The RNA shown here (transfer RNA) has 72 nucleotides and comes from a Deltaproteobacteria bacterium. It matches the Rfam family "tRNA". Rfam classes the family as a transfer RNA. RNAcentral holds the sequence, with entries from ENA.

[in-house]
This record gives sequence, structure tokens and C1' cells, in this order.
RNA sequence: GGGCGGAUAGCUCAGGGGUAGAGCACUGGCCUUACAAGCCGGGAGUCGCAGGUUCGAAACCUGCUCCGCCCA
Repeated sequence: GGGCGGAUAGCUCAGGGGUAGAGCACUGGCCUUACAAGCCGGGAGUCGCAGGUUCGAAACCUGCUCCGCCCA
């Protein structure tokens, strides 16, 4: 230098044009003498950055950044 994959909540990851989700974690309540477990709720994300396409973009297109693998 070239090719491919990835970047979404504190963490691990879904979601591939029409309101951003799950599990764990955190937190309020119930339960308990109390703690844990369990049950019912809650908060939290400029979807890596900048443009473009579109009525509408996390998703499609272009460039860039970072991470991983391969080729030279």
C1' cells in the first nucleotide's frame, strides 16, 4: 500500500430504511430480623467522525479515525 470484518447503554452483544433493544451491572420497591437469591418497576446511548442519498438513515453511498485478520 491492497482486501475483508468490526466500532450501538458502564460491560457483552442484537437490530441492516419507519419510536434504539436484550442480558449482566446500577438503582427504587416487595420479600427477610438482616443479607443474598427471587419478583415488580426505573434511569442511562450525538449508534466512531464528517458529508451524501431519501419524506425518513444506527442501517444505503463516499471519505476519514481506531481495532482485528489476511495479502504484498